[in-house]
RNA sequence: AAAGGCAAACCGCCGGAGACGGCGGGACGCAAAGCUCCGGGCCCUACCGCCUCGAAGGAGGCGCGGGCGGCCGAGCUACCGAA
Numbered sequence: 001a002a003a004g005g006c007a008a009a010c011c012g013c014c015g016g017a018g019a020c021g022g023c024g025g026g027a028c029g030c031a032a033a034g035c036u037c038c039g040g041g042c043c044c045u046a047c048c049g050c051c052u053c054g055a056a057g058g059a060g061g062c063g064c065g066g067g068c069g070g071c072c073g074a075g076c077u078a079c080c081g082a083a
Stems, first nucleotide, its partner, number of pairs: 005030002010025006028070001034076003038073003041068004048063006
């Protein structure tokens, strides 16, 4: 090089409070767009805890918790083999 791989947006069905996820269709891209939320970042807020505001219903913030590995770093692992 060639073969082979993955699959954004969008659409359908299903799940979730939500971020978003699964499956199918679909290809914008990807040489680790394979795996792990370990560090940073971004996003969510039903329940629970604390705080603030309010006469109350309630509203807001923080924490806990969660999502994104196709945001970055880190760790682990790996297919093909022309010249």
Molecule: c-di-GMP-I riboswitch aptamer
Organism: soil metagenome